[in-house]
A computed fold for a 684-nucleotide part of an RNA from a Sphaerochaetaceae bacterium, annotated as large-subunit ribosomal RNA, domain II. Rfam family: Bacterial large subunit ribosomal RNA. Taxonomically the source falls in Sphaerochaetaceae (Bacteria, Pseudomonadati, Spirochaetota, Spirochaetales). The full RNA is in RNAcentral, with records from ENA.

Context: one part of a larger RNA
Order: sequence, then C1' cells, then structure tokens
RNA sequence: ACUGGCGAGUUGCGGUAACAAGCAAGGUUAAGGUGAGAAGCCGGAGCCGAAGCGAAAGCGAGUCUGAAAAGGGCGAAAAAAGUUUGUUGCUGCAGACCCGAAACCGGGUGAUCUACCCAUGUCCAGGGUGAAACGUAAGUAAAAUUACGCGGAGGCCCGAACCAACCGUCGUUGAAAAGGCGGUGGAUGAGAUGUGGGUAGGGGUGAAAAGCCAAUCGAACUCGGAGAUAGCUGGUACUCCUCGAAAUAGCUUUAGGGCUAGCCUCAAGGAGAGAUUGUUGGAGGUAGAGCACUGAUUUGGCUAGGGGUCUUCACGGAUUGCUGAACCAUCUCAAACUCCGAAUACCAACAAUUAUACUUGGGAGUCAGACUAUGGGUGCUAAGAUUCAUGGUCGAGAGGGAAACAGCCCAGAACGACAGCUAAGGUCCCAAAGUUCAGGCUAAGUGGUAAAGGAUGUGGGGUCGCAGAGACAACCAGGAUGUUGGCUUAGAAGCAGCCACCAUUUAAAGAGUGCGUAACAGCACACUGGUCCAGGGAUCCUGCGCCGAAAAUGUACCGGGGCUAAAGCCUGACACCGAAGCUUCGUCUGCUUGUAUUACUACAAGCGGGGUAGAGGAGCAUUGUAGCGGCAUGGAAGCUGUAUCGAGAGGUAUGGUGGAGCUUCUACAAGAGAGAAUGCCAGU
Repeated sequence: ACUGGCGAGUUGCGGUAACAAGCAAGGUUAAGGUGAGAAGCCGGAGCCGAAGCGAAAGCGAGUCUGAAAAGGGCGAAAAAAGUUUGUUGCUGCAGACCCGAAACCGGGUGAUCUACCCAUGUCCAGGGUGAAACGUAAGUAAAAUUACGCGGAGGCCCGAACCAACCGUCGUUGAAAAGGCGGUGGAUGAGAUGUGGGUAGGGGUGAAAAGCCAAUCGAACUCGGAGAUAGCUGGUACUCCUCGAAAUAGCUUUAGGGCUAGCCUCAAGGAGAGAUUGUUGGAGGUAGAGCACUGAUUUGGCUAGGGGUCUUCACGGAUUGCUGAACCAUCUCAAACUCCGAAUACCAACAAUUAUACUUGGGAGUCAGACUAUGGGUGCUAAGAUUCAUGGUCGAGAGGGAAACAGCCCAGAACGACAGCUAAGGUCCCAAAGUUCAGGCUAAGUGGUAAAGGAUGUGGGGUCGCAGAGACAACCAGGAUGUUGGCUUAGAAGCAGCCACCAUUUAAAGAGUGCGUAACAGCACACUGGUCCAGGGAUCCUGCGCCGAAAAUGUACCGGGGCUAAAGCCUGACACCGAAGCUUCGUCUGCUUGUAUUACUACAAGCGGGGUAGAGGAGCAUUGUAGCGGCAUGGAAGCUGUAUCGAGAGGUAUGGUGGAGCUUCUACAAGAGAGAAUGCCAGU
C1' cells in the first nucleotide's frame, strides 16, 4: 500500500407531541395470587381526569385581598373529554452516537541504574621536585643568622593502569537506544573501586543542572476511581420522492460556544388577511439647490471703535498709503446650516392579476459569510482593505460566454430524442456560423496595457486677417539724415543702465528686435521696392493615431496561427451559428380542480419537479421469531459466468463449481447496510 473481516444515536426509567387502538365522565391497575405460562383470570392499594381560590386554617362556582355587599387578582359560565396501552419524533436523568487527552485522587511496587550516607575490603607502573625537623661547621657574650649534609612533606610536577569526557571526525533504518578513531583532563586524593546495608513519590537524594530516583522525572512505575472531563479535532454505513435555510438582532467571563427572536419544514385551524401592477389621497426634509437662519468665506463701498501723527493745562479738535464690528453691493462653502426641494421607498383606499399571509403545536439547522453594482463612513475618493445600507450572484447552481477563471454576462438542469428556434457571445483557420453588404476612419500591428506633458501625424467643422491694386515662401536691392538724442560713464556711438522716443528725406527705414565690439566697426531684423506667381496665415472645437513607455524561467497581456480598401475602429443593413433557455414527440412524478368510482384508484386539464445544513414521505436489502405454504442428492446454501426485469436500493432465470440444507407470503423483533475515523485485526 492493497484485499478481507470488525467498526459509531443504543438501553432503562420519566416528560412531551403526533399517530393507532380500547373504554369514556370516567379511564386504568401495581406488587402479589392462580396458572405449564411473558396467555388468561383474580387483585382497586394507587395514579390521572371530572372545581376552583388561598401561605394556610378554610370556604366553594366561587375564592383571595380588604372594614367593605367597593374595586382588583385567579377561576366558573357561554364555546366544556379524558384515560390506558402501543409505535414514532424530541427531551430529562444515566458513559447516552463512537474514538481521542494533558491531568487529578486512592492503594501498592521499586535505590540490582543512579544520588547521598553507613559498615567492611581492595587498587594507584615508573620518573621528577626536595618543605619542616634533625646533624655538623661557621658565627655570636648568648642568640639570631649563614653554609653543607641528612631528611622525605605536598587536595606538588611528568606520566601508564584506573577514572573522566574538552576538541575534531566517522557513525545517524548505527557494530552501539550515546559508540569507534585521533588528540585531551585528573592520576596520594574533596581519589578510584568491590561486597553488604540505609533513605520512596509532593517523598527521597542533590559540591544545585529542577540533576538523579531501573533506556521514564517541573513530581517514578503499577492497578484502581474510570467509559474522568474535552464549548475541541476526526469519523458516523442502503435507495427514491416533496419542500428547503442561515452566516442577522438582543443578552452572555461572551466573541470559533450558547439562549430567545428572525429565516426552513411537518400537522391542525379558522379564513382570504398576503403579493404585484395601476389610479387616487397622504406624511416626509434625502439628492439637488440656495444663503433667508447658524457658521465659514473673496473684493469693494460706507462707517462706529481702535492704533499712529499734530495741537491742547484740561475738555476737546485736526489728520491718516494702518486696522476695522455693523450695514450695502459682490465671489464662494457646509454630515451635525435650510427661504426651498424631488425621484424612489413608505402608509391607506379602490380596481385588476395572483396565492399567499396569519394562529397554535411537533422537528430543525443557522450566529466565521464571499464578491459584484449602487449610496455612505474609516483609509490615501489606497487595498482581492474594513464597516453599514439597498439589490444581484455564489454559498446550496449544473449548462453557454468571458482562452483558462465560486461571486462578472446569458440562463435556472425530472428523464429520453442522430428534431426545431433563440440568449449572452460570435461567424479567416484552429472551431459551429458572412473572407456578407453600404459608408467613413486608422498606418500606429494602434487594435492587442498607463498619466502629466510634448508634437507642421492625419480626417471633419467654425472664426478672423492677407491676396491679380499680386498675397505667403524664396531670391535681388534698399534699410537713410539731424545724431555719437540727452543723462550716466574710463568709454556708452540703436543694442550696460536712466529719461525722452521727436523731426527730416522718403517707395520704405524703430532715437531701434537679435548677434557682435573695450567703445566704434561689422552681420541680420522690423519696414519698402523689384522678380515670381495662386492661394496663403492665425486661432478654436472635434474623430482616430504618435512620443512619453525599464524587470526579473521563455516570445509573454491579441488563447494561438495569422490579419492592413482588415480578420482593426465608427455608423447602418440582412443572414447564420450558438445553452441542460423556449418549442416538438415520448415517459416518470408532486399539487390543485373536475369527471367517474363503495373504496383502492382511473382519466382529463392546469401549475410544478437545481439544491448544502435541515424537516417530511415512500421503499429495498440483511439476521432471527411466529403462522400458512413451497424447493432440495433427479443437487440446498455459498462462489462464479451469462441473460433478463425494475426509477433505484435491488429481483429473477440459467450454465459451471459445490455437496446439505434453503425459502415465498403475512406479521413481529433487531448486535440491520462502510470507503474514509494518521480507525482495529488478519493476510499478501
């Protein structure tokens, strides 16, 4: 890993509801007895109901409170049925659907490992160093002291055994559940070690690491309480039919759990309340708008007050390149502003079309939601962000489109068909359908990523100048004089700067637009004439393009090929393709209505049949029991192949194998259905 087997809502006693049956103002027995008895019979103790009210005594269709015949509370009355048993759903108490802790407590077992202690033994090659004491000599008044010798101290030194475990490496399903190899530390000591003995689990022992206490230690092991508890994780087994959620509110030591409500389902009830659309009538202060209020806010006018300056003994007066309330005019703004004010939504009546809505009771599940569109808050008018509101989809929804793609677009799958029509989206090839038609645009492969900004790209439209009295561009020529204007300056001559900006001659020419010089000079310009010849310039709006444009595996955002009077973009037209949508034909099934029928049911019409959690209904199969039957050595069960029937779970027939039991039908009772639980056991 596979195969096979085993493997999870049970049982007892209560409660409650539905259904079934019996009896009914009543219903029913329990223990026990009898009996072959889980039958039957006996057994009426007891329980529930038929009356309530009060804390109670108690009273009673009333009673309690109260001083009360008051009022009020709970009852009676009209509308009034219970009880026993069974089955099923749910629930309470029990292990209560199954498996799963870490832990807690009690009684025991452990110091043959290891920690420490007690008793008694054993062991430490060899080498080195050379303390004290002592001796002799020197020395001294005597000492001190010095030298030499002797001596053999030390948690001394080097280094085997022995003990340890600092470094590296190998080993890492090892040779080994801690080792091998090489190096390393201690090695007469707080040394090592043998044997015997002692200390025990909140306890021991500990030169202290929460170390060690038998490969187990922040509380050993073992058996028991025990099926501890687990708001947590996992698992929970056949089929078909009908309906079908929620991810919200409130409360919660509550937030991944609950309770009640909301939303689902089943039953009963009375009843037509509900929904949608239209018309009419309402209430309202949002969007927008506005500035009349509350605030914010631009500029100007006018002006009280304030500041400055002048004057004055003071009072006061004058004045202003300042400020400035209020007022007037004017430009703006507001979720917590409103003189105004929609559309929707909401309420009601009436009408039409529909079929819900509500009440009572049984059973739930849900309380992590997601994206998308729109209106808001938070945030950065960030987020596949977060939080509300109103829709949609997913969730629980398959099918077609978007290359692929829960939440986008189209559309809601009962089943079958080698029939038809369409939706979104498409029609050159991959790939079903137009290389369709008409008119434009684009040249960028734009299409097939992006901004501020930039540009004689190109199409369409408007406005204003100039132009055969010759425009625009180009070329030829002129572009002068007073004058070097005045000032300034070292200089300033059109051209550093300041002031002024006149006049003359002219076809025209600035007291000068740019380059240039130290200053002049010089070169262009404006302006004018000529040559030439027909359009030329400015600006605004707009369609499609261009630049701006750098990313990480590989072309690399057209799905690809490929596409340019498109197979791109815009406008219009006609076809076609395209889904589980719609239609057609056949079939199954639910509900409603009608007809027929004793009933079961049959037929017809209409409306339905996506579905997770979940509610309800109907069945299949397995084992056993009872009853009536049936099959089997002329071959049962089981295993295996084939055929066939049923909507399905499944059934039947028959061949082979096998070799002795099996089973229809009607009821009943369950150890009653496995693919999952890192399930358990066995085999391979």